[in-house]
C1' cells in the first nucleotide's frame, strides 16, 4: 500500500506571499477564478473520528473541547452500476472517493 469498520444532503474564513489555473482521476457538464486559482504562512471558526466526564455496563446515550487529525463555495457540485416506481423525479443497495479509528 493491501485489508477492515464507521460516517459523509448538516456546519465553519479573514489577512500575508504567491500568481493561472480550480472544484480526487479520465470525459462530459455545470460552477469557482486578475474583484486574484492551486499552493504556502498567519490567525480565527466548524464539527465531535480518536480524546475525556457521567450514566449503563463495553451496545448506547447525555456532556465537554486542552490534545492528535479532518474541514471551513456548491450533496463527495453533478454525471457510474443494478434494482424499485409508466416517464420526469425519488428511493433502496453496490461501486469510486475522501476522512477517522484499527491494521501491517
Nucleotide at each position: 500500500a493491501a485489508c477492515u469498520c464507521a460516517u459523509c444532503c448538516a456546519g465553519a474564513g479573514c489577512a500575508g506571499c504567491a500568481g493561472a489555473g480550480u472544484g480526487a482521476u479520465a470525459c462530459g457538464g455545470c460552477a469557482c477564478g486578475a474583484u486574484g486559482a492551486a499552493g504556502c504562512u498567519g490567525c480565527g471558526g466548524c464539527a465531535a473520528c480518536c480524546c475525556c466526564c457521567g450514566a449503563a455496563g463495553c451496545a448506547u446515550c447525555g456532556g465537554g473541547a486542552c490534545g492528535g487529525u479532518g474541514c471551513c463555495a456548491a450533496u463527495u457540485c453533478c454525471g457510474g452500476c443494478a434494482g424499485a416506481u409508466u416517464a420526469a423525479g425519488u428511493c433502496u443497495g453496490c461501486a469510486a472517493g475522501a476522512u477517522g479509528a484499527g491494521g501491517a

The RNA shown here (SAM riboswitch aptamer (S box leader)) has 104 nucleotides and comes from an uncultured Anaerolineae bacterium.
It was read from a public genome assembly, where an Rfam model found it.
It matches the Rfam family "SAM riboswitch aptamer (S box leader)". The literature on the family includes a 2004 paper in Nucleic Acids Res by Rodionov et al., "Comparative genomics of the methionine metabolism in Gram-positive bacteria: a variety of regulatory systems". Rfam describes the family as follows. The SAM riboswitch is found upstream of a number of genes which code for proteins involved in methionine or cysteine biosynthesis in Gram-positive bacteria.
Its mean pLDDT, the model's own confidence on a scale to 100, is 82.